[in-house]
RNA sequence: ACAAUGGAGAGUUUGAUCCUGGCUCAGGACGAACGCUGGCGGCGGGCUUAACACAUGCAAGUCGAAGGAGAAGGAAAGAGCUUGCUCUUUCUGGAGACUGGCGGACGGGUGAGUAACGCGUAGCUAACCUGCCUUUAACUGGGGGAUAACAUUCCGAAAGGGGUGCUAAUACCGCAUAAAGCAACUGAGUCGCAUGACUCUAGUUGUUAAAGGUUUCGACCGGUUAAAGAGGGGGCUGCGUGCUAUUAGUUAGUUGGUGAGGUAACGGCUCACCAAGGCGAUGAUAGCUAGGGGGUCUGAGAGGAUGAUCCCCCACACUGGGACUGAGACACGGCCCAGACUCCUACGGGAGGCAGCAGUGAGGAAUCUUGCGCAAUGGGCGAAAGCCUGACGCAGCCACGCCGCGUGCCGGAUGAAGGCCCUAUGGGUUGUAAACGGCUUUUAAGCAGGAAGAACGACCGGAUUUCGAUCUGGUGUGACGGUACUGCUUGAAUAAGCACCGGCUAACUCCGUGCCAGCAGCCGCGGUAAUACGGAGGGUGCAAGCGUUGUCCGGAAUCAUUGGGUGUAAAGGGUGCGUAGGCGGGCGUCUAAGUCUGGGGUGAAAUCUUGCCGCUUAACGGUAAAAUGGCCUUGGAUACUGGGCGUCUUGAGUGUAGAAGAGGUAAGUGGAAUUCGUAGUGUAGCGGUGAAAUGCAUAGAUAUUACGAAGAACAUCAGUGGCGAAGGCGGCUUACUGGUCUACAACUGACGCUGAGGCACGAAAGCGUGGGGAGCGAACAGGAUUAGAUACCCUGGUAGUCCACGCUGUAAACGAUGCAUACUAGGUGUUGGCCUUUCGGGGCCAGUGCUGCAGUUAACGCAUUAAGUAUGCCACCUGGGGAGUACGUCGGCAACGAUGAAACUCAAAGGAAUUGACGGGGGCCCGCACAAGCGGUGGAGCAUGUGGCUUAAUUCGAUGCAACGCGAGGAACCUUACCUGGGCUAAAUCUACAGCGCUACCUCUGGAAACAGAGGGUUCUCUAUGAGACGCUAUAGAAGGUGCUGCAUGGCUGUCGUCAGCUCGUGCCGUGAGGUGUUGGGUUAAGUCCCGCAACGAGCGCAACCCCUGUGGUUAGUUACCAGCACAUAAUGGUGGGGACUCUAGCCAGACUGCCUACGCAAGUAGUGAGGAAGGUGGGGACGACGUCAAGUCAUCAUGGCCCUUACGUCCAGGGCUGCACACGUGCUACAAUGGAUGGUACAGAAGGUCGCUACUCAGCAAUGAGGUGCAAAUCUUUAAAACCAUUCUCAGUUCGGAUCGGAGUCUGCAACUCGACUCCGUGAAGUUGGAAUCGCUAGUAAUCGCGUAUCAGCAAUGACGCGGUGAAUACGUUCCCGGGCCUUGUACACACCGCCCGUCAAGCGAUGGAAGUCAGGAGUACCUGAUGUCGCCCCGGUAAGGGGUGCCUAGGGUAAGCCUGGUAACUGGCGCUAAGUCGUAACAAGGUAGCCGUACCGGAAGGUGCGGCUGGAUCACCUCCUUU
Repeated sequence: ACAAUGGAGAGUUUGAUCCUGGCUCAGGACGAACGCUGGCGGCGGGCUUAACACAUGCAAGUCGAAGGAGAAGGAAAGAGCUUGCUCUUUCUGGAGACUGGCGGACGGGUGAGUAACGCGUAGCUAACCUGCCUUUAACUGGGGGAUAACAUUCCGAAAGGGGUGCUAAUACCGCAUAAAGCAACUGAGUCGCAUGACUCUAGUUGUUAAAGGUUUCGACCGGUUAAAGAGGGGGCUGCGUGCUAUUAGUUAGUUGGUGAGGUAACGGCUCACCAAGGCGAUGAUAGCUAGGGGGUCUGAGAGGAUGAUCCCCCACACUGGGACUGAGACACGGCCCAGACUCCUACGGGAGGCAGCAGUGAGGAAUCUUGCGCAAUGGGCGAAAGCCUGACGCAGCCACGCCGCGUGCCGGAUGAAGGCCCUAUGGGUUGUAAACGGCUUUUAAGCAGGAAGAACGACCGGAUUUCGAUCUGGUGUGACGGUACUGCUUGAAUAAGCACCGGCUAACUCCGUGCCAGCAGCCGCGGUAAUACGGAGGGUGCAAGCGUUGUCCGGAAUCAUUGGGUGUAAAGGGUGCGUAGGCGGGCGUCUAAGUCUGGGGUGAAAUCUUGCCGCUUAACGGUAAAAUGGCCUUGGAUACUGGGCGUCUUGAGUGUAGAAGAGGUAAGUGGAAUUCGUAGUGUAGCGGUGAAAUGCAUAGAUAUUACGAAGAACAUCAGUGGCGAAGGCGGCUUACUGGUCUACAACUGACGCUGAGGCACGAAAGCGUGGGGAGCGAACAGGAUUAGAUACCCUGGUAGUCCACGCUGUAAACGAUGCAUACUAGGUGUUGGCCUUUCGGGGCCAGUGCUGCAGUUAACGCAUUAAGUAUGCCACCUGGGGAGUACGUCGGCAACGAUGAAACUCAAAGGAAUUGACGGGGGCCCGCACAAGCGGUGGAGCAUGUGGCUUAAUUCGAUGCAACGCGAGGAACCUUACCUGGGCUAAAUCUACAGCGCUACCUCUGGAAACAGAGGGUUCUCUAUGAGACGCUAUAGAAGGUGCUGCAUGGCUGUCGUCAGCUCGUGCCGUGAGGUGUUGGGUUAAGUCCCGCAACGAGCGCAACCCCUGUGGUUAGUUACCAGCACAUAAUGGUGGGGACUCUAGCCAGACUGCCUACGCAAGUAGUGAGGAAGGUGGGGACGACGUCAAGUCAUCAUGGCCCUUACGUCCAGGGCUGCACACGUGCUACAAUGGAUGGUACAGAAGGUCGCUACUCAGCAAUGAGGUGCAAAUCUUUAAAACCAUUCUCAGUUCGGAUCGGAGUCUGCAACUCGACUCCGUGAAGUUGGAAUCGCUAGUAAUCGCGUAUCAGCAAUGACGCGGUGAAUACGUUCCCGGGCCUUGUACACACCGCCCGUCAAGCGAUGGAAGUCAGGAGUACCUGAUGUCGCCCCGGUAAGGGGUGCCUAGGGUAAGCCUGGUAACUGGCGCUAAGUCGUAACAAGGUAGCCGUACCGGAAGGUGCGGCUGGAUCACCUCCUUU
């Protein structure tokens, strides 16, 4: 500088991610409707449904200057005379009707029909018409006969009609005149795409016209003929203009010709004859739908949707048909006929057509006044005045839309009251909002003024004049309307709602409700703390409106021309050949169709856009410009595409010479194996399986030998080797035959690529006919397995598998990848051929693999064999299900194949990858996990807990591991929460204040007690008139609840698990979720440590630090100890003393793989190693990562919310928690001799003790009692038992065992009945080592023995927690069971395998297919009948008018057989949906038989099996290839 003014997304699939993909939302619009609400004005709009039916009024008339006749009225004159009435005459007047002219073909309405030259656009008409209007030329002479009106008469209810008579015309009819008209013939010229047209006003012949009226006498208005114009119309053509192919063939006047008729005109428009054509995949025909356009809405645009109002065109006028008149109609407010409907009727006949304006009914979600006016604009008639005009101009109703205005403005904090909320003496918010003060007056009300729109025409004047007219002055004309507008007065006065507030999407709290009521556009809210329901307060948005519903476009690149895809998400046809079509190599030349460029025409107006202007502004309107992407025409350009011609060789093909091969077809042939047959040998089993059985076999099987027969398939070679288009092809030989590759460059010269339809081929299964049949083997049978087993396994076995001929035409027919061509790094194998070589090798072409760069992809991956970069052509996709189903059609013998929907339903379905979890996947590792051992449980009796049952109550909780001797470490009352009964309403407790001291305390009465009543009585301490304690009374304030929710919570706890894990920062990788680190190689008890490594570091865990115990040292030495020295005793650390020892309890040392050997890079491991009290974590404890189980506990406690308040609170008595057909858990005691009993002799540790432990003595058989000592404790006290030594028992239901029961007692306690423990005497049950199953334990452990403590008056303790005494066995090992850790793999799981999920059956609901039938509609065909009417013919009539008859066609009607579409239907089929139905378990993991595809058979069902195919199969092993060394 030029051009351009224009483009936003979000929610929803998942545990999370990326992608694909649908659904939904935010925007705009509307002739709208509905809900709530409503002040004003302007401009617009207003039956979208029933083209349903219509009462009433109006919507088309006009002309007396065409004609006759002429009412009322007016004027004048006359007569009668009642003096204001009648009659007559003349003039005027001109109603209603008639003849005639023009107009009723315009204007107005509607959109039924129509898919068509209907509409749009551009052309043609040399194939046509045109009233009124304009221009030009000529003419307008002279006659005739009727008829309506009218009069009269008749018929009829009416509508209406007939007869007779009179009359006029611009009505009608002859005659004359006439060419430039028309018709025929002839000639010349010019032009056109053709038929042909025009000109020479060339020539000849024939023929055809008229109407007058008015007049101011100037003329004006007419009439006829002809030519032209303008405007209007008819016809034809190119192109464009819906859906369905589940409509593929259609057509007989059909297509063309000749001739004739007809028309304004061309034409099968009609007819006769002739020919057999015409249309169609570039979609004919048929069906369905629909007026078309300018435009309108939306959109960045391209498009998509639409066709109200306004304009143009078309079609229609109750339905169907028909013509007449006319310039024009087959005629909305004309005619005829038929039909349906309505109305009148005297029953004989008649009338009607609002899709004109109003209006009514009906239908519907829904759409207005039976208004005013011709003042304006426009139209018809008229010379004009004028008349008519529901066109039009206005008004009315309606927020229906657009636009504008208002409902006030300024100040005002005690931040009022009230409302709402909160952490509530207070604060926040509503909120400057209100009150209050000041101001303004649009609007409103009242009063007053008051338009523009009016220009014409007419009349009276003036000027100009081409005498047609033009200009000008005056008078007069307004429905709207006393409206718009303006001024004055009054006074904030008259005026705000609706929707929403979980996210999308601006806007949050309280209460109520409790998966109820309800909300919801999508996702989704609601099951007691709902910002999602309802209400409230507050807020947000828009505003005289706001929301909802419906529809369209947008967003949606979600049909993709702009602008998409097809390996795995939906999608490449199973494969080839090839027709039409599309596309197509190099050079030259011509052309100019496409293409580009200039000019011309058209593209109506309105609309849209822009400028300017007018209504106060805007909406709205005016004006101008721009635009109208198209079509037609014309001049030019020629690069590219097309067309013609010529030429070329590189594409393609041919040739010559070679090469490889399971390529195909046919015929022949071979050996191994299997089965069968025959014969021999031989004897008892064979066969089969996880294990078995069915089966075969003493009638001789299996095994083995020989011979023979049959059919099918071809081991090794064999290979990500070969060939073929695909399917597919494998012993060998022969014949015939297709294709491919290499080399050469001789030949042709673009002959090519793709390929809708079409044709051919096409695994397996299957079908038909005929063969064949060894093995295998659907179905079937039997045997097993199993809960069942229509399966997996086994024994048999038919079809089939094989051959020939024919059909079928499908597969995971897959590289899930269409064909062709070109281009774009490498490396490394291999097959075939060729070239070269220094013989190592190097190179070229065509195939076939792997790996990998750029690039690409959502990712996985692909990557010269593309899924990269491009071109050409074909095929296919558009959410999941319904469904590859139904119907229809085509094919097939059938099975079935091809084509291929909809209703309904869901908000997803899906792809790839990620993290987990899981697997009857894999690898590695650990654990009393198994194994090896020891001892138990499960059997008995008892104890204890639980379930169940019972009960007035058997209080509540805990419920797989991880509830069940658990809360409870102690239920006779209390505890106690439960039940029954009796009481209280504020009990108990606390605080404050006051008063009292009679209330404390004692006694008595009632009572079961609580409690109630009566009496006595004057308590305690001190700093002492008083105060305090205690009790009572009164007041005030705090109530109380073991009621609910552990799924609202805190805290605490269990469990995985003392398992080794769980994470972070930074960096790096990935679009991302995420990964890496943390994986790998070793090692460890350990993510312990080492090495390696795109990681480097760090945190919580592990370990260590802490406690107990094991050794030593040191310090200290009472209540402990006592070696040495003393004293005392019958004896004893009893005493003096000691600090040695034991011990006590503080501190310290010690252990670290430190040392050695071996192995190892190291970490570390091994060692009957050394040393050491202890050796590899010395033993034990405390200690529990991130998290999981909505795990447990509201009854320890605390606590939100809810609930009860003369009771769900509280007091008391009694009962219950102990109840007993039963089942389970945990224990104790046993079943005995490794024992029981009796007697004797020893040795601990830890812990407790004054409401206590108790020595010692005595009594009692004993429990215990009576006395009594020490000790608030290393001082006193609480018996150790197993063991050992003796004796006895001698294998028994016992001298085992002690349950149960009887009796007598002791102790605690207010009280042992329900319901205590203990003692003694007696009694003496089950039980003789325990089924399936199951538990604990790896060393001071198991086993066994006793002791102590807490709780506690006592004790149901055999429990729990501790203490010590005695004191073992076994571990080869990790296959298996269980649990766990790490890595990896598959997954349709993520509430995470206790997952997910399939099908039948049953129930409810919904839509749909079939179906005997039935109902309705539509389009035809054949035949019969046939109104009206045109046309033709015949007849009557002298002719005309008219009449009669008849022919063709035709609306309608009828009959017949079908066709198509829709509705309905007994019955029937599947499908979909629906918290908790039944049967199984098919699929997802190797889903427990890998799954899936096609096909066949079978089965309640998922499904099973056979045959062939696929990997979209896990695992293990092998081969090949690749990468690295």
The RNA shown here (small-subunit ribosomal RNA) has 1525 nucleotides and comes from Balneola sp. EhC07.
Model confidence (mean pLDDT): 82 of 100.
The sequence is in RNAcentral, with records from ENA and SILVA.